This is a predicted structure of a 591-nucleotide part of an RNA (large-subunit ribosomal RNA, domain I) from a Candidatus Margulisiibacteriota bacterium.
Lineage of the source: Bacteria > Bacillati > Candidatus Margulisiibacteriota.
Its Rfam family is "Bacterial large subunit ribosomal RNA".
RNAcentral holds the full RNA, with entries from ENA.
Context: one part of a larger RNA
RNA sequence: GGCGUAUGGAGGAUCCCUUGGCACACUCGCUGAAGAAGGACGUGGACAACUGCGAUAAGCCUCGGGGAGUCGAGUCAGACUUUGAUCCGGGGAUUUCCGAAUGGGGAAACCCUUGUAGAGUAAUAUCUACAAAUCUUCACCUGAAUACAUAGGGUGUUGAAAGCAACCCAGUGAAUUGAAACAUCUUAGUAGCUGGAGGAAACGAAAUCAAUUGAGAUUCCCUUAGUAGUGGCGAGCGAAACGGGAAGAGCCUAAACCUGCCUCAUGUCAAGCAUGCAAGCCUUGUGACGCAGGGGUUGUAGGAUAUAGCGCCGUGGUGUUGCAUCAUCAUAAGCAAGUCAAAAAAUCUGUUCUUAGCAUAAGAGCGCUGGAAAGCGCCGCCAUAGCGGGUGAUAGCCCCCUUUGCGAAAAGUUCGGAUCUUGUUAGUUAUAUUCCUGAGUACCGCGGGACACGUGAAAUCCUGCGGGAAUCUGGGUGGACCAUCAUCCAAGGCUAAAUACGUAGUGUGACCGAUAGUGGACCAGUACCGUGAGGGAAAGGUGAAAAGAACCCCGGGAGGGGAGUGAAAUAGAACGUGAAACCAUACGCCU
Numbered sequence: 001g002g003c004g005u006a007u008g009g010a011g012g013a014u015c016c017c018u019u020g021g022c023a024c025a026c027u028c029g030c031u032g033a034a035g036a037a038g039g040a041c042g043u044g045g046a047c048a049a050c051u052g053c054g055a056u057a058a059g060c061c062u063c064g065g066g067g068a069g070u071c072g073a074g075u076c077a078g079a080c081u082u083u084g085a086u087c088c089g090g091g092g093a094u095u096u097c098c099g100a101a102u103g104g105g106g107a108a109a110c111c112c113u114u115g116u117a118g119a120g121u122a123a124u125a126u127c128u129a130c131a132a133a134u135c136u137u138c139a140c141c142u143g144a145a146u147a148c149a150u151a152g153g154g155u156g157u158u159g160a161a162a163g164c165a166a167c168c169c170a171g172u173g174a175a176u177u178g179a180a181a182c183a184u185c186u187u188a189g190u191a192g193c194u195g196g197a198g199g200a201a202a203c204g205a206a207a208u209c210a211a212u213u214g215a216g217a218u219u220c221c222c223u224u225a226g227u228a229g230u231g232g233c234g235a236g237c238g239a240a241a242c243g244g245g246a247a248g249a250g251c252c253u254a255a256a257c258c259u260g261c262c263u264c265a266u267g268u269c270a271a272g273c274a275u276g277c278a279a280g281c282c283u284u285g286u287g288a289c290g291c292a293g294g295g296g297u298u299g300u301a302g303g304a305u306a307u308a309g310c311g312c313c314g315u316g317g318u319g320u321u322g323c324a325u326c327a328u329c330a331u332a333a334g335c336a337a338g339u340c341a342a343a344a345a346a347u348c349u350g351u352u353c354u355u356a357g358c359a360u361a362a363g364a365g366c367g368c369u370g371g372a373a374a375g376c377g378c379c380g381c382c383a384u385a386g387c388g389g390g391u392g393a394u395a396g397c398c399c400c401c402u403u404u405g406c407g408a409a410a411a412g413u414u415c416g417g418a419u420c421u422u423g424u425u426a427g428u429u430a431u432a433u434u435c436c437u438g439a440g441u442a443c444c445g446c447g448g449g450a451c452a453c454g455u456g457a458a459a460u461c462c463u464g465c466g467g468g469a470a471u472c473u474g475g476g477u478g479g480a481c482c483a484u485c486a487u488c489c490a491a492g493g494c495u496a497a498a499u500a501c502g503u504a505g506u507g508u509g510a511c512c513g514a515u516a517g518u519g520g521a522c523c524a525g526u527a528c529c530g531u532g533a534g535g536g537a538a539a540g541g542u543g544a545a546a547a548g549a550a551c552c553c554c555g556g557g558a559g560g561g562g563a564g565u566g567a568a569a570u571a572g573a574a575c576g577u578g579a580a581a582c583c584a585u586a587c588g589c590c591u
Base pairs, nucleotide, nucleotide: 001590002589003588004587005586006585007584008583009582015576016541017540020512021511022509023508024507025506026505027504028502029501030163031162038098039097040096041054042053043052045076046075050072060092061091062090063089064088065087069080070079071078103112104111105110113132114131115130116129117128118127119126134160135159138156139155140154141153142152167198168196169195170194171193172192178185182232208215209214219246220245221244222243229237230236250494251493252492253438257294258293259292260291261290263288264287265286266285272281273280274325275324276323277322278321279320299472301437302436303435304434305432306431307430308429309428310427314331315330316329317328318327319326333425334424335423336422337421338420346419347418348417349416350415353412354411355410357406358405359404363379365378366377367376368375380397381396382386388400389399390398443467444466445465446464447463448462449461450460453479474489475488476487477486478485528535529534548575551562552561553560554559
């Protein structure tokens, strides 16, 4: 020096465990000037951090639940509590300063001010409460150049502003990449940025499809189908209808016509005052813009108006007067609908669920092992409960649960009922040289974009520029275009559900088990790095119970040796198990 055996050190793999994650399902889904989200600073008797809370500061009030201890780890001190505390839930009060931050400023958590009222002072000072940003809706008061007016100003009042994990709509919009290079193309209308909204959003009741049969708003899924197509016909991109399901819901306006009102224009003894007859009235008439009410809403065309036919017409009022007719308004009763769409407010009552909870069977059985029984042996019992967890090892009967059955003063919520609200109670048929049915629109040209479709034979949709219709004997579409045929009615609007997502709550798992699972099981978006945007860790386990080692010895201490606790201390806090590399000691063999 090597090899081997044994005993240790060092190290932290493995095994076992789980407080934490992950996925799925269901529930639920906005907050904010009444000051949010998020923070700073405070707040405890002794209190640094975390948690809670806000100068009423680990809390205050009230209504419910609950029933014995409590003062969020430990310790000391001191308190509270069956006159019901701590704790759990509903509602309320307080809620410093910053932050949209909003009296002005500002290097966030700070500085400075004005007005009114109050406290205070001899008087200043000082303190307290409230108000004071901007834009906007409506109303009113004022008010220039400039006469009326308008702009502007002021007061009151309404709303907005900001946040939010993903989902949604819109505007804007890359490149890496692929094409084995690269430019059309692709990545991709993706990422990013901006604006807007909701619990969903968007879409939506055919100027749609289809094909000679027909369907009948939208959305989502399956299929059609990697098909038809498109494509430096490269790489690639890539439908639709039919069919099968989920869900299911339809409506309101513009216009014609009638009436009323405002303003303007015009105007006379004519016109008008619902009609007929008779009487009467005089700024009443006519026209236009606008506003309001009625009317009306579709393609088998529909509606208005006029005329005619048939039908209805309870009561009261009004239309200059009387009579008759007509029109119109109100209303009882009947019928219908309804506030989460198509119009809208509230009260009462029942009910479902949510936000605390309550009751709930059967061995404190005997013996053995053990530190400890739930293990083993023997004997019983319950079961709509033998899911699961805990208890000194593996418990149906020890505890919590489970199973089953109940429960809300308050707040919210579902579905009903009543009051209530609204509508309707007259229309319908026929005829017509009448009127209306969404215009800088449809469409065309040029330039672009979207459609699976790259300009192509390129329909369809959107529109920057230019041109520019028709009016039901009308217009659009059916993939250039024309005819025929079929089908639908643009240029106004609203609309639940089926669908998307997961900040959050609950449950479950042929999901992980500390180099895994979230970056984060642990005081983690922390420590640390970076000027900054940003990057971003490591780190779990004594024991059943601290019983956490009194006392003695060595030592300055660290550490150790006794003693003691414990089943165990080679479980001693550097603490479960404790592999390997690596380092020692003892012994044996070889060189």